[in-house]
């Protein structure tokens, strides 16, 4: 001093629970105008029919709120086990003084 092997102490990392927080999807609500779709009325146009823009309402949604809370994510001075590294011990061989 090297080899196994055992105890302890640290510190990394894995996994699964725990506790906390965030979240698709889902439902509701949601656009006088600057989203869409139909578009009474009226309003243009025509001899007239037809037709054109097109505000309201009414339906569908955008961003947002609200609900909720799943796949999934993130934290820990919590827990368990699993693997690596590092220090101190103690044994047991092997060598060298």
């Nucleotide at each position: 001093a090297g080899c196994g092997a055992g105890u302890g102490g640290c510190c990394c990392u894995c996994a699964c629970a725990a506790a906390g927080g965030g979240a698709a999807g889902c439902c509701g609500u949601g656009a006088a105008c600057c989203g869409g779709g139909u578009c009474a009325g009226g309003c243009c146009u025509u001899a007239a029919c037809c037709g054109g823009a097109g505000c309201a309402g009414c339906c569908c949604u955008a961003a947002g709120c609200g609900g909720g809370g799943u796949a999934c994510u993130c934290u820990u001075g919590u827990g368990u086990g699993g693997g690596g590294g590092c220090c101190u011990c103690u044994c047991c061989u092997u060598c060298g003084c």
This is a predicted structure of a 97-nucleotide RNA (Bacterial small signal recognition particle RNA) from an uncultured Planctomycetaceae bacterium. It matches the Rfam family "Bacterial small signal recognition particle RNA". Its family is annotated with signal recognition particle, plasma membrane targeting and SRP-dependent cotranslational protein targeting to membrane, signal sequence recognition in the Gene Ontology. The family's RNA type in Rfam is non-coding RNA gene. Rfam's curators write: The signal recognition particle (SRP) is a universally conserved ribonucleoprotein involved in the co-translational targeting of proteins to membranes. The coordinates come from a structure-prediction model, not an experiment, and the mean pLDDT is 77.